[in-house]
RNA sequence: GGAGCAGGCUGGAUGAUCGCUGGUGGGUGGUUGGUAACACAACCAUCGCGAGAGGAAAGUCCGAGCUCCAUGGGGUAACGGUGCUGGCUAACGGCCAGGCGGGGUGACCCGACGGAAAGUGCCACAGAAAACAAACAGCCGUUCAUAGCACGCAAGUGCAAAGCGGUGAUGGUGAAAAGGUGCGGUAAGAGCGCACCGCAACGAUGGUGACAUCGUUGGCAUGGUAAACCCCACCGGGAGCAAUGCCAAAUAGGAAACCCGCACCGCAAGGUAGCGAUGCCCUUCGUAGGGUUUCGGGUAGGCAGCUUGAGUCGUCGGGUAACUUACGACCUAGAGGAAUGAUCGUCACUUUGCAGUACUUCGGUAUUGUAGAGAACAGAACUCGGCUUACAGGCCCGCUCCGGUA
Numbered sequence: 001g002g003a004g005c006a007g008g009c010u011g012g013a014u015g016a017u018c019g020c021u022g023g024u025g026g027g028u029g030g031u032u033g034g035u036a037a038c039a040c041a042a043c044c045a046u047c048g049c050g051a052g053a054g055g056a057a058a059g060u061c062c063g064a065g066c067u068c069c070a071u072g073g074g075g076u077a078a079c080g081g082u083g084c085u086g087g088c089u090a091a092c093g094g095c096c097a098g099g100c101g102g103g104g105u106g107a108c109c110c111g112a113c114g115g116a117a118a119g120u121g122c123c124a125c126a127g128a129a130a131a132c133a134a135a136c137a138g139c140c141g142u143u144c145a146u147a148g149c150a151c152g153c154a155a156g157u158g159c160a161a162a163g164c165g166g167u168g169a170u171g172g173u174g175a176a177a178a179g180g181u182g183c184g185g186u187a188a189g190a191g192c193g194c195a196c197c198g199c200a201a202c203g204a205u206g207g208u209g210a211c212a213u214c215g216u217u218g219g220c221a222u223g224g225u226a227a228a229c230c231c232c233a234c235c236g237g238g239a240g241c242a243a244u245g246c247c248a249a250a251u252a253g254g255a256a257a258c259c260c261g262c263a264c265c266g267c268a269a270g271g272u273a274g275c276g277a278u279g280c281c282c283u284u285c286g287u288a289g290g291g292u293u294u295c296g297g298g299u300a301g302g303c304a305g306c307u308u309g310a311g312u313c314g315u316c317g318g319g320u321a322a323c324u325u326a327c328g329a330c331c332u333a334g335a336g337g338a339a340u341g342a343u344c345g346u347c348a349c350u351u352u353g354c355a356g357u358a359c360u361u362c363g364g365u366a367u368u369g370u371a372g373a374g375a376a377c378a379g380a381a382c383u384c385g386g387c388u389u390a391c392a393g394g395c396c397c398g399c400u401c402c403g404g405u406a
Stems, first nucleotide, its partner, number of pairs: 001402005007396004012347007020052002023049003027046007054377001058388002061386005066240004072283005079236005084098005099113001100111004114231002119229002121225003136171002138167006148159004179197006198220001199218008244304004254295007263272003274287004311330005317324002349374011
């Protein structure tokens, strides 16, 4: 100097004028209620003070707080989710650390990472053959054979077709073909034997663990696929702020059809049965009416929920880290068809042109002045912890590789 990897922050600042929403002060004025009069309460206007969209507010993919079903509890089935180990957290499918596998020269990144010997299914095409799976070509031996062909004076040597046997090394197909490489051996081959690797069994050491390393013995391995069905382990009730609660007002306490029940004991209280609380069972609770459908009518207003939180920031300590004990400080939107804005100026940032200055490896770099242009993704709606996606420009920090100079 170039090319990369991983992380953090920001994504304009400031002044003036006008405007919007909510909080607060009781400062001022007014209205209503109230009082003997004040006090007090509510509302309106105005004044002062403070506050007012994100790092993703997006997606609605997970988890929860909260509300209701409901007064529930336990078990089980179905269904759904997760899936290496250990930690963190309110919890999670998240985060941190590690293990194993894969990619990359590397910094680093990715993993849908339990089980194929419980069972079922699938592996197209090609290939001889795709799992209790195998012989196409080729190689070797032998028969036919005192045959045929070639060479040769001769002895003899070599070759070919068909059949039979051996082979699984060589070749071919494929994502994958009965371990891999090398040496020996064999008629030719093959763990047939040996060495190393691999595999299996048994054990030792280290580690909380997933696992790793080593040793002994044995020529010794039953392909893949579960993001196919399935098996195993763990977890899981449903709906959601349009949840839900209160106040006010209005209508018609409306009509019809169907189904189940209104049962038994007891003077009564009560009990049993039946029904209801996701399917089933137990328990508990409730129970004389309940459920379904159709037609018709009224309301759609106001208040709460609504922002003090598993909150934010800082410091000491613990921890590799995620995170966390303790202490201290701070309060940072709450609209309700939806506020947080508009205009002007200055400065800053990026970029282009022109002019100048300094340096220079002559490619450029830095800086001054001037004129112009630009400024990303994108708007809270009950709240929070995550994940995923989008993002012009700028800054900071650490690491890797390549080249050059000293």
Predicted 3D model of a 406-nucleotide RNA (Bacterial RNase P class A) from a Bdellovibrionales bacterium. Its Rfam family is "Bacterial RNase P class A". By type it is a ribozyme. It was read from a public genome assembly, where an Rfam model found it.